[in-house]
This is a predicted structure of a 100-nucleotide RNA (Bacterial small signal recognition particle RNA) from a Bacillota bacterium.
It matches the Rfam family "Bacterial small signal recognition particle RNA". About the family: The signal recognition particle (SRP) is a universally conserved ribonucleoprotein involved in the co-translational targeting of proteins to membranes. A reference for the family is Rosenblad et al. (2009), "Kinship in the SRP RNA family", RNA Biol. The family's RNA type in Rfam is non-coding RNA gene.
Of the family's consensus pairs, 96% are formed in the model.
Taxonomically the source falls in Bacillota (Bacteria, Bacillati).
The prediction has a mean pLDDT of 76.

RNA sequence: GAUCGGGACCCGUGCGUGCGACACCCGUGAACCCCGUCAGGCCCGGAAGGGAGCAGCGGUAAGCGGAGUUGUCGUAGUGCCGCGGAUAAUCCUGGUCGGU
Numbered sequence: 001g002a003u004c005g006g007g008a009c010c011c012g013u014g015c016g017u018g019c020g021a022c023a024c025c026c027g028u029g030a031a032c033c034c035c036g037u038c039a040g041g042c043c044c045g046g047a048a049g050g051g052a053g054c055a056g057c058g059g060u061a062a063g064c065g066g067a068g069u070u071g072u073c074g075u076a077g078u079g080c081c082g083c084g085g086a087u088a089a090u091c092c093u094g095g096u097c098g099g100u
Stems, first nucleotide, its partner, number of pairs: 001097008010085005015079002017076007025066004034059004042051003
């Protein structure tokens, strides 16, 4: 110097990782305009009973907070990960041949 191969690099694809959101779980959460149960009192009734229903209690909605990395989605010049493809140029590396 030539040539062959491999890798970095490029594209696609899959898996994982980080971040975010939603779902799930826990807590909180409605004077009344959510639900249930409705003391007292009130109303109807001759009575038996019935009715509406405040407070209280219980359960929830929207919302808020927390936990978790289980699921889904999105995103990321995230991974000494995998597979496939392309390969003009650049870099690294191994083999062969030739020259000095």